[in-house]
RNA sequence: GACGCCGCCCAGGCGAUCGCUGGUCCGGCCCUCCGCGAGGAGGGACCGGGCGGGAGGAAAGUCCGAGCUCCGAAGAGCACGAUGCCGGGUAACGCCCGGUGACGGAAACGUCGAGGAAAGUGCAACAGAGAGAGACCGCCCGCGCCCGAGGCUCCGGCCUCCGCGCGGGCAAGGGUGAAACGGCGGGGUAAGAGCCCACCGCGCCCGCGGCAACGCGGGUGGCAUGGCAUACCCCAUCGGGAGCAAGGCCGCAUAGGCGGGCGCGCCGCGCGUUGCCUCACCCGCGAGGGUGGGGCCGCGCGCGGAUCGUAGGACGGCUCGUCCGAAGUCCGCGGGUUGGCUGCUCGAGGUCGUCGGUGACGGCGGCCCUAGAGGAAUGAUCGCCCCUCCGCGAGGAGCAAUCGUCGCGGGGUACAGAACUCGGCUUACGGACGACGUCGACC
RNA sequence: GGCCCCAUCGUCUAGCGGUUAGGACAUCGGCCUCUCACGUCGGUAACGCGGGUUCAAUUCCCGCUGGGGUCG
Numbered sequence: 001g002a003c004g005c006c007g008c009c010c011a012g013g014c015g016a017u018c019g020c021u022g023g024u025c026c027g028g029c030c031c032u033c034c035g036c037g038a039g040g041a042g043g044g045a046c047c048g049g050g051c052g053g054g055a056g057g058a059a060a061g062u063c064c065g066a067g068c069u070c071c072g073a074a075g076a077g078c079a080c081g082a083u084g085c086c087g088g089g090u091a092a093c094g095c096c097c098g099g100u101g102a103c104g105g106a107a108a109c110g111u112c113g114a115g116g117a118a119a120g121u122g123c124a125a126c127a128g129a130g131a132g133a134g135a136c137c138g139c140c141c142g143c144g145c146c147c148g149a150g151g152c153u154c155c156g157g158c159c160u161c162c163g164c165g166c167g168g169g170c171a172a173g174g175g176u177g178a179a180a181c182g183g184c185g186g187g188g189u190a191a192g193a194g195c196c197c198a199c200c201g202c203g204c205c206c207g208c209g210g211c212a213a214c215g216c217g218g219g220u221g222g223c224a225u226g227g228c229a230u231a232c233c234c235c236a237u238c239g240g241g242a243g244c245a246a247g248g249c250c251g252c253a254u255a256g257g258c259g260g261g262c263g264c265g266c267c268g269c270g271c272g273u274u275g276c277c278u279c280a281c282c283c284g285c286g287a288g289g290g291u292g293g294g295g296c297c298g299c300g301c302g303c304g305g306a307u308c309g310u311a312g313g314a315c316g317g318c319u320c321g322u323c324c325g326a327a328g329u330c331c332g333c334g335g336g337u338u339g340g341c342u343g344c345u346c347g348a349g350g351u352c353g354u355c356g357g358u359g360a361c362g363g364c365g366g367c368c369c370u371a372g373a374g375g376a377a378u379g380a381u382c383g384c385c386c387c388u389c390c391g392c393g394a395g396g397a398g399c400a401a402u403c404g405u406c407g408c409g410g411g412g413u414a415c416a417g418a419a420c421u422c423g424g425c426u427u428a429c430g431g432a433c434g435a436c437g438u439c440g441a442c443c
Numbered sequence: 444g445g446c447c448c449c450a451u452c453g454u455c456u457a458g459c460g461g462u463u464a465g466g467a468c469a470u471c472g473g474c475c476u477c478u479c480a481c482g483u484c485g486g487u488a489a490c491g492c493g494g495g496u497u498c499a500a501u502u503c504c505c506g507c508u509g510g511g512g513u514c515g
Base pairs, nucleotide, nucleotide: 001439002438003437004436006434007433009431010430012385013384014383015382016381017380018379020054021053023051024050025049026048027047028046029044030043031042032041033040034039056415060426061425063424064423065422066421067420068243069242070241071240075320076319077318078317080239081238082237083236084235085099086098087097088096089095100114101112102111103110104109115234116233120232121231122228123227136174137173138170139169140168141167142166143165144164145163148161149160150159151158152157182200183199185197186196187195201223202221203220204219205218206217207216208215209214247342248341249340250339257333258332259331260330261329262328266305267304268303269302270301271300272299273298275296276295277294278293279292280291281290282289283288312324313323314322315321338515349368350367351366352365353364354363355362356361387412388411389410390409391408392407393406394405396403397402444514445513446512447511448510449509450508453468454467455466456465461498470486471485472484473483474482491507492506493505494504495503
């Protein structure tokens, strides 16, 4: 110097002028009250002036965790969701710190949803014999057949090789695939095979170290148990829901309307009505007809009552639970009102020192108060300086590549704007400094 | 400000671990016709971006980007 890797810090400074916002003080103006009056008190959303305050490391995404508030006492179970090596930190976390293991990198260092695949279910296209248990080629054995070749012969045949068929054994080799049933070597065998042995891997047991994850060593099993849980699932832990447009108070408004869901059961009384039964009267010679009364069943309406408080409904997943309850009740649309106060900023707060801790962090002590707006302020212009880039010029160091210095001119200065508040994560982005790793050149 | 969804040819969509990513309209070319339209045959054309899991990702998970909806 280049490339890389990690950590920490800053987020331009000063001045002038003009603004914005809310706080406080003063003055004016207005209103109310008191006073005969001069005047005094209170208030204001109006005007002017003084003083001091006014964005971020991410204010962003709204991805996690909380505080706070309301919902039904937020209590139990189920469902659902989240997390997932070990130990610690914390109010809590899916965050952070330290460690373990695996993977990546030459290294500094980084990444990891890193529990369970011998609980169960499922998936694996195409290819391949076979994807969880299989046999295509192949290797071997037995039997049979006959063509051919060879050998022996006592000339009857016999044996070997090759080939075909049948039955059986094997899983070493070939081949397929992302993945093929532990790997590799030796022994062994008809051929083979953890069948046996050495080493390695894996599982189990024991010992030692460690709080633990795990590591190291020894023994043993003989492979039985391949992959995927970021597939369902199992195990462990955690989680009730909604969100400051939460919620509280005052003021204003709440006329009339539309649509939909679930319901309308039991007892008594009354009225009406269809049907049936029955009684009386009238008409008719008669069959029968008419009128009126009573009873029963069903339906409708009204009133009253009862309690299992049933059906049902509501309570923001369901059940237990609570409330309403046969009267209605609930939901949605639409209409009306759209003003103010509060919640609101002092908080798991910041900072300095010290102590404990490897560290995250914690204890103690001192000091500080740091936006609270509400269609939403925190800005603009100019000058000087700082930083940086480009060009030109001057001069210096060095053998050189090159590197500083000064002057002039021109340019640039990022990402981005609080909205109840914190702790994190992620994303966007300009620059400075430091530690470390590798490589190269020169002295 | 809070909360909730979505993203596949130019447009509307299907697909949800293994597809040549399918269809309709549009567009381009051929045929048909005197010509245009209709019809018919064929073509071009897409998984928003970056990581991860997996043998394999449009699909599953995470983070961004863009778009949309809703509220007292």